Record summary
The RNA shown here (small-subunit ribosomal RNA) has 1418 nucleotides and comes from an uncultured bacterium. The RNAcentral record of the sequence draws on ENA. Its mean pLDDT, the model's own confidence on a scale to 100, is 85.

RNA sequence: GCCUAACACAUGCAAGUCGAACGAUGAUUAAGAGCUUGCUCUUAAGAUUAGUGGCGGACGGGUGAGUAAUGUAUAGGGAUCUGCCUGUUAGUGGGGGACAACAGCCGGAAACGGCUGCUAAUACCGCAUACGCUCUACGGAGGAAAGUGGGGGACCCUCGGGCCUCACGCUAACAGAUGAACCUAUAUUGGAUUAGCUAGUUGGUAGGGUAAAGGCCUACCAAGGCGACGAUCCAUAGCUGGUCUGAGAGGAUGAUCAGCCACACUGGGACUGAGACACGGCCCAGACUCCUACGGGAGGCAGCAGUGGGGAAUAUUGCGCAAUGGACGAAAGUCUGACGCAGCCAUGCCGCGUGUGUGAAGAAGGCCUUAGGGUUGUAAAGCACUUUCAAUGGGGAGGAAAGGUUGUAAAUUAAUACUUUAUAACUGUGACGUUACCCAUACAAGAAGCACCGGCUAACUCCGUGCCAGCAGCCGCGGUAAUACGGAGGGUGCAAGCGUUAAUCGGAAUUACUGGGCGUAAAGCGCGCGUAGGCGGAUUUGUCAGUCAGAUGUGAAAGCCCUGGGCUCAACCUAAGAAUUGCAUUUGAUACUGCGAGUCUAGAGUAUGGUAGAGGUGAGUGGAAUUCCAGGUGUAGCGGUGAAAUGCGUAGAUAUCUGGAGGAACAUCAGUGGCGAAGGCGACUCACUGGAUCAAUACUGACGCUGAGGUGCGAAAGCGUGGGGAGCAAACAGGAUUAGAUACCCUGGUAGUCCACGCCGUAAACGAUGUCUACUAGCCGUUGGGGAACUUGAUUCCUUAGUGGCGCAGCUAACGCACUAAGUAGACCGCCUGGGGAGUACGGCCGCAAGGUUAAAACUCAAAUGAAUUGACGGGGGCCCGCACAAGCGGUGGAGCAUGUGGUUUAAUUCGAUGCAACGCGAAGAACCUUACCAGGUCUUGACAUCCCGAGAAGUCGCUAGAGAUAGCUUCGUGCCUUCGGGAACUCGGUGACAGGUGCUGCAUGGCUGUCGUCAGCUCGUGUCGUGAGAUGUUGGGUUAAGUCCCGUAACGAGCGCAACCCUUGUCCUUUGUUGCCAGCGCGUAAUGGCGGGAACUCAAAGGAGACUGCCGGUGACAAACCGGAGGAAGGUGGGGACGACGUCAAGUCAUCAUGGCCCUUACGACCUGGGCUACACACGUGCUACAAUGGCCGGUACAGAGGGCUGCAAUACCGCGAGGUGGAGCCAAUCCCUUAAAACCGGUCGUAGUCCGGAUUGGAGUCUGCAACUCGACUCCAUGAAGUCGGAAUCGCUAGUAAUCGCGAAUCAGAAUGUCGCGGUGAAUACGUUCCCGGGCCUUGUACACACCGCCCGUCACACCAUGGGAGUGGAUUGCACCAGAAGUGGUUAGCCUAACCGUAAGGGGGGCGAUCACCA
Repeated sequence: GCCUAACACAUGCAAGUCGAACGAUGAUUAAGAGCUUGCUCUUAAGAUUAGUGGCGGACGGGUGAGUAAUGUAUAGGGAUCUGCCUGUUAGUGGGGGACAACAGCCGGAAACGGCUGCUAAUACCGCAUACGCUCUACGGAGGAAAGUGGGGGACCCUCGGGCCUCACGCUAACAGAUGAACCUAUAUUGGAUUAGCUAGUUGGUAGGGUAAAGGCCUACCAAGGCGACGAUCCAUAGCUGGUCUGAGAGGAUGAUCAGCCACACUGGGACUGAGACACGGCCCAGACUCCUACGGGAGGCAGCAGUGGGGAAUAUUGCGCAAUGGACGAAAGUCUGACGCAGCCAUGCCGCGUGUGUGAAGAAGGCCUUAGGGUUGUAAAGCACUUUCAAUGGGGAGGAAAGGUUGUAAAUUAAUACUUUAUAACUGUGACGUUACCCAUACAAGAAGCACCGGCUAACUCCGUGCCAGCAGCCGCGGUAAUACGGAGGGUGCAAGCGUUAAUCGGAAUUACUGGGCGUAAAGCGCGCGUAGGCGGAUUUGUCAGUCAGAUGUGAAAGCCCUGGGCUCAACCUAAGAAUUGCAUUUGAUACUGCGAGUCUAGAGUAUGGUAGAGGUGAGUGGAAUUCCAGGUGUAGCGGUGAAAUGCGUAGAUAUCUGGAGGAACAUCAGUGGCGAAGGCGACUCACUGGAUCAAUACUGACGCUGAGGUGCGAAAGCGUGGGGAGCAAACAGGAUUAGAUACCCUGGUAGUCCACGCCGUAAACGAUGUCUACUAGCCGUUGGGGAACUUGAUUCCUUAGUGGCGCAGCUAACGCACUAAGUAGACCGCCUGGGGAGUACGGCCGCAAGGUUAAAACUCAAAUGAAUUGACGGGGGCCCGCACAAGCGGUGGAGCAUGUGGUUUAAUUCGAUGCAACGCGAAGAACCUUACCAGGUCUUGACAUCCCGAGAAGUCGCUAGAGAUAGCUUCGUGCCUUCGGGAACUCGGUGACAGGUGCUGCAUGGCUGUCGUCAGCUCGUGUCGUGAGAUGUUGGGUUAAGUCCCGUAACGAGCGCAACCCUUGUCCUUUGUUGCCAGCGCGUAAUGGCGGGAACUCAAAGGAGACUGCCGGUGACAAACCGGAGGAAGGUGGGGACGACGUCAAGUCAUCAUGGCCCUUACGACCUGGGCUACACACGUGCUACAAUGGCCGGUACAGAGGGCUGCAAUACCGCGAGGUGGAGCCAAUCCCUUAAAACCGGUCGUAGUCCGGAUUGGAGUCUGCAACUCGACUCCAUGAAGUCGGAAUCGCUAGUAAUCGCGAAUCAGAAUGUCGCGGUGAAUACGUUCCCGGGCCUUGUACACACCGCCCGUCACACCAUGGGAGUGGAUUGCACCAGAAGUGGUUAGCCUAACCGUAAGGGGGGCGAUCACCA
């Protein structure tokens, strides 16, 4: 321990008791009698039972529906009642008539009822008496009662008793106690989208009524009463002590326990009674259920159990009155679902156990592993011990006090009766209960789970999974290495519990009383005036309301707290204390506030005199300009735009001159100038009028400040009525622009703009800053007034009221504010509480309307916002650079071919690279091989590595089968070292460990590389500034190719980058001269450094020199530097290269290599043959060759550089048209060879044509390489002779020895370049310049971007879903008003009927009842 259905309830129990109030009944027992010895009668006692009567059923027990006050809490009050109980006083006399029960008869199914007759009482009614009672016109009047039981000596007796006594009753009255009723103050939830409510309403008088005050009720009179300090209405709710939480203040709550209230199926009503409008009473109505013979009846678990139902959810139809308490009774006792116990539920709190010690071989197993080990873990096992709890068997308190019997004593009494009290002995009462507790026995035996382990938050690994499955309180995990999912091992935390969910408080200063804010984050009303309210100058005095202090009463108990005590401890129980911060009464204090009285002048105001001003209203006046009209002059255009067109104009425009009309606005002055409360106000004059300010005096005497409601003013637009209308101009029309253009531009043009009157009431109505007061460094301007000084001025100084700029302290999140505060304080008002929904809906108020004002919720998100920071970005700004543009030269894009890619195809067309930064890229070279792909054929410790075992040297000739791998047979060989055991290398076979993988993941990685970009940047230390992110340095002024340098500077320095150092090239010098060179000397040749020689030159390769803005002039800040010049081979980094900061792109690469993880293991490994990577409708990239005459072809002639060469380069010579062949000198190279460079130059030819251009394609014939040129090589010759006549949009490279053009070489390589990497030859044009395109650097600015503009983001539409508003209506609930009807009941009336007590001789009366009727009423 039903929080939900105050939903409905079967069954049992929960309130009875008294025979000592009464009449009956009379089981049973005893005695006696009759006696037919088992029946009847009498007497006594008497269980029991219905009835009359008394007391109790108003307590106890349940529930929280209603109730926002008829309630509760606290503190008070007076006009009351109170059974039983206590105390006191007095009494208890004498009569009478009935009715139940009972009997008979009758009705009804029943419930129950009717009639007649009999009867008792502590039932009922008179009479008497009566007070301290009640009423009173103060004379008086009225009003009671009941007996019963025990005992008893005299006396009396109708033998019942009287009488006496005791006890219990009864009556009247007073007082107390207890309980109850009423009244008052204060407190007591939310809503103003509830602002007015009220007719018995508020009060009075009189009466009635009640226990009692009272409009509680009635009549009359008056017109009151309540309300922004929240009435009325609506919603919700029992209140409190307390409980939970919190440092507290508070917030939430009202289970158990205790106090109060309300209710008892729903609504109404009274009766009885001390007490009820009554949970287990009555009447009526209603709903529901049950019984019925259909006529009529019965019922009320929100008592205890229990049932159904509802629900996430809450127990036994138990035992006992042994204890405590209650009712009745004299008592025994009876009753008691109150209560005491037990049962169920780990729901909570507390305690205990599930073992303890020892035990390393650190067992096995599990898990992990870097394979060594680690961990589980002294944990287990083993050994030694203990036995709480549970089990079994014994023992065994306390809860018990009473009561009864028998004595004793006392009180009472006439009494040693009786009764009561006290006391002694005996007897004897336990539901729980197999109690608590104790002992014995035996066995470690029977007893551990749950959550969590990414951070918050204590605790980590493996496997599985692969944005799936799932987790999640918030942040967030999961897309193949998940400490986050699932499992496991391990760990952490709690522990008979542990987690989850729901709820409350806290943290939350996040509703801020303690304790917040409002310039920009949410938040100052658009601005005044002013009501209520709040607050208020100096001083004297009174008072003591607030305030402060003391005392008293109260603040129930329980609980909390403290200290003791009792259960073995604790929870728990118990005693005492403290506390209960409150309320009330009372006594004091009087500083401050309030209130009363008085005084003052500093606040406020008045008077006098000045001053400035677009302050307001009305009337009048003026000139310039636009437009229009008339006329003159005049002619072809005007106008307009980026450019145009629409438009106007030969019917005369525009332009120009003259005259006129009309409306609107007032240039210059003009100013962070003036005035006004704000909105706002600008030509001039006049009239009326508000405010401000200054100076000096006088006066009033706090008259003040703020201001909810209220009220007035209030830009523009808009509305109404009537005017006016020049210009401008929403709407509208046309022309342009555009993809469109309901826009921006142009031409027109209506409302409107203007005036008068009346509405509207809003704006970024902004200083995004409410009003008032006081105080708090300065400096500079400006407007108005006043004063002083002198040097009398365009002077200086002081002061006051405004209005600006800067700035200190201080404040601020920062930005910023800073005497005009956003500082320091005070007074008052308004407003805010996450974003969206939404300033919206509904309702109210206002408005002619438009609309305004007041103002939500559902739902939804985890943010929205402010200020500042760093970046990035901008069709922002400034400065600067780059073949970036421009200026040029040559290309690509068109053709054919080569090559790469996409796509397609295929058995396979292996894989990778994909904007710049993939695409002649990996590939510096695919016929086989390569090769990774496909088909087929084979192998399985394997093609390759290590270890072990066995055998054999290794190896090799040949034959057969096969496409080959391979298989079989066969020949030769038997080696090296040796300690003679064997060993080393190699081969074959075997076993298993393992090998192997170009299989996957470049998004797990290392390494390497690309790119921004050879751009000039990227950072650090210390210091300083900032709350911080960060800043400063690195910005600024110059300058540079450069963050290069100089200067300045809260910075000073430093690092990585730049530059330099390195290589190469350009000039010179020195040294050395072979294979290189040859000027001079000599020899020789047809000729050649061929030879002697030389060391000059060239060259080679070593070392040096040289260039540094060093010098001069100018410019510049006297700097850095720049410009020009001299000299010099070279001039301002001389040219070129190598060299690539911090970083970006999850850039590229697992197929170079390495490597984690995963995967395959008779295959995803290995071998072989053949094929494929070479396909071909097509698309793209990169190239080559061309389209020709600056050319092609033919002939002749000249000049390089740099490389390579022994599996090589190969000369002379010979052969072939040629590719090439034969052959081989020389050369391991400054020696020989490749190796004739080509363009160029000279001469010839071609004559603009698809050609003597171009060479594709195809046919034929060959050469070379190579096992092998079919798929699929290169080259040669002969023949063929395609497209192509300079290329659309677009696009690329290049700034000088460059572009363009010409050839040469090399790597790879058997062979196979139009590619790549190098080399030299010839050798230009152009750059005004930085507006634009692209990229980049620095500074600055804006930003709602930070995946950073390839960003972010808005709205419609389509579909689905959710929530809300409206909606023709419809159903229900609650409520106001009006009306109809009116049960039961109470009260009034009563002419009908009935009637025992009293009066009366009687008739009758009085009184009562029934009925009827009236009022109120569900």